[in-house]
RNA sequence: GGUAGAGGCGCGGGGCUUAAUAGUAGCAUUAACGUCAAUAUUUCAACAUAUUGUUAAUGUGAAAGGAAGUACCGCCGAGGAAUGUAUAGGUUGAAAUAUACAUAUCCGGUCGUACAUUUAACAGAUGUACGAUUGUCAUUCGCCGUUCGGCAAAUGGAGAGCUAUC
Numbered sequence: 001g002g003u004a005g006a007g008g009c010g011c012g013g014g015g016c017u018u019a020a021u022a023g024u025a026g027c028a029u030u031a032a033c034g035u036c037a038a039u040a041u042u043u044c045a046a047c048a049u050a051u052u053g054u055u056a057a058u059g060u061g062a063a064a065g066g067a068a069g070u071a072c073c074g075c076c077g078a079g080g081a082a083u084g085u086a087u088a089g090g091u092u093g094a095a096a097u098a099u100a101c102a103u104a105u106c107c108g109g110u111c112g113u114a115c116a117u118u119u120a121a122c123a124g125a126u127g128u129a130c131g132a133u134u135g136u137c138a139u140u141c142g143c144c145g146u147u148c149g150g151c152a153a154a155u156g157g158a159g160a161g162c163u164a165u166c
Stems, first nucleotide, its partner, number of pairs: 001166005008076001010075004015070004026060008038051003042095006079107003082103007108134011136157005142151003
């Protein structure tokens, strides 16, 4: 350097079903108020274009993102985050979001608690801190065997790792 593997509520992807979103947004009718103000477009500011907007009542009435289950697919830095670049939505600027690429910047995996962000959500996700648990390697000590090695405990490290093999 190549190949094949292991960790376990293991990681990710789209499909189907279901709950929630929600009697919400929107639409229709009626009434009142308003018209250089207001609305649209992810948010804010300015501009441009187009049109009317707000409230209440009645009737009708969704969807996406996100979640759970299920069977498949791709895998074991799987993947997640951070930073940077590019693209996207009327134009410009800033911010945010989504997608793609780059970076040996951080994280072995899972769970719980607290805080922060996101979200309709107290679900979930992400980040930080603390704790528990688990796999792997190293060191130390003890027991068995006594060349190796096995079991248990403690401490420590990180996936650019670990095991097997060429």

Lysine riboswitch aptamer from uncultured Ruminiclostridium sp., 166 nucleotides, folded computationally.